[in-house]
Context: one part of a larger RNA
RNA sequence: CCGUGGUUAAGGAACUAGGCAAAUUAGCCCCGUAACUUCGGGAGAAGGGGCGCCUUUCUUCAUCCAAAAGCGAAGGAAGGCCGCAGUGACCAGGCCCAAUCGACUGUUUAACAAAAACACAGUCCUCUGCCAAGUCGCAAGACGACGUAUAGGGGAUGACACCUGCCCGGUGCCGGAAGGUUAAGGAAGCCAGUUAGUCCCUUCGGGGGCGAAGCCGGCGACUGAAGCCCCGGUAAACGGCGGCCGUAACUAUAACGGUCCUAAGGUAGCGAAAUUCCUUGUCGGGUAAGUUCCGACCUGCACGAAUGGUGUAACGAAUUGGGCACUGUCUCGACCACGGGCUCG
Repeated sequence: CCGUGGUUAAGGAACUAGGCAAAUUAGCCCCGUAACUUCGGGAGAAGGGGCGCCUUUCUUCAUCCAAAAGCGAAGGAAGGCCGCAGUGACCAGGCCCAAUCGACUGUUUAACAAAAACACAGUCCUCUGCCAAGUCGCAAGACGACGUAUAGGGGAUGACACCUGCCCGGUGCCGGAAGGUUAAGGAAGCCAGUUAGUCCCUUCGGGGGCGAAGCCGGCGACUGAAGCCCCGGUAAACGGCGGCCGUAACUAUAACGGUCCUAAGGUAGCGAAAUUCCUUGUCGGGUAAGUUCCGACCUGCACGAAUGGUGUAACGAAUUGGGCACUGUCUCGACCACGGGCUCG
């Protein structure tokens, strides 16, 4: 010097990103216990008091039994004794206030993340009529399910309370079938190739023209489904939810008016927020002093309603701010024990 453990005057968070770590508290009995609340809780709230040993006495029970005594268990009362200390060691909650998020118990990154993430009961949408939809498999077959719409699959939200506004123009999905467009296939017809035949020429070897049927190649009016276009619906489907100018008898502001654009221009509620750039916004509270915190304001860079909005008792090894208690975290160090380090071997 390091590790582990212990003690410490006075102060008591001044330490620090942060009370991290440590300390405090602790058992049983009695008294007592707030806001809030979903009336269950909150609650061991908080905050107090008692606890050992000895003597006497009372009650109840058990045992024994003919009865009493004795042995035993639990409880009450009175008196006394000792120590610094009586749950005498060990074991053995620190507490309170406010806010954020998530309702809750659960689950998770085996080995840097336990959370506000996932799940959840509840709510909603959608598909599926049974040989179900969906899933696995080339298939047979299997799961779904030996179930049957109070069932099963998929998606979203996430207890509960109060609620969940406007937009269907785009994308998606559902419905429609009149019209437009549209494939393979079919196909009237047209064109070309081939040649039985036929005509002309011929050096008799052949050459040239026309050319039926059949076969074959090309074009092809017309016919031809879904789809797309089109017409409707649908937002707890994907999503979206404006700008400029003027106006009131101080000023300021604008209930009001004008105008442009849009599918429609953000309703309720909340709001410098886990969201606010400017920003340590402004005011209030708390502090001697507060970029954090709490309550307001609203100028929302860039909240907002199941990608849910706002609240919410209980819950949380969650996050943030404050307080009481307590302490070597600190002022600021000191000492002790054990084990290393160091020296010798």
A computed fold for a 345-nucleotide part of an RNA from a Rhodothermales bacterium, annotated as large-subunit ribosomal RNA, domain IV. The coordinates come from a structure-prediction model, not an experiment, and the mean pLDDT is 87. Its Rfam family is "Bacterial large subunit ribosomal RNA". Lineage of the source: Bacteria > Pseudomonadati > Rhodothermota > Rhodothermia > Rhodothermales.